[in-house]
Formats: sequence, structure tokens, C1' cells
RNA sequence: GUGAGCUUGGUGUUAGUGGUAGCAUAACAGUCUCCAAAACUGAAGGCGUUGGUUCGAUUCCAGCAACUCAUG
Repeated sequence: GUGAGCUUGGUGUUAGUGGUAGCAUAACAGUCUCCAAAACUGAAGGCGUUGGUUCGAUUCCAGCAACUCAUG
């Protein structure tokens, strides 16, 4: 250089073939407790990025970026 794959909360991940994205865990707040832990409850937190198509894009298309593999 070329080809293929991958990118989802702080972390690990599920689903999705266009119409409100779930789970676990961590951290935070509360209940409980003499205090803490455990347990229970709650809220917050996400589709790599930039464009295009569309009434509507995490999903379709294009560019770019990061990572992995193959090849020269």
C1' cells in the first nucleotide's frame, strides 16, 4: 500500500434487517445498622466521528479515525 473484520454508559456485554437501546458491574444517593459490610431501593450515565438519504438513522450510503487479522 491492498483486502477483511471491529468500534454500544467508567468497565464487560445483549438485541436490532429505520420509529423511546436492555442487562451485569463500578461509582453516587437513600433504607437498614451503634458504625461498617452485606442486602434492598432510586437516580444519573451509552450506539467512534463527520456528512448524505429519509417525515424519522445506532440501523442504509460515503469519508475519516482507532484497534485486530491477512497479504506484499

Record summary:
Transfer RNA from a Lachnospiraceae bacterium, 72 nucleotides, folded computationally. It matches the Rfam family "tRNA". About the family: Transfer RNA (tRNA) molecules are approximately 80 nucleotides in length. Rfam classes the family as a transfer RNA. NCBI's taxonomy places the organism under Bacteria, Bacillati, Clostridia, Lachnospirales, Lachnospiraceae.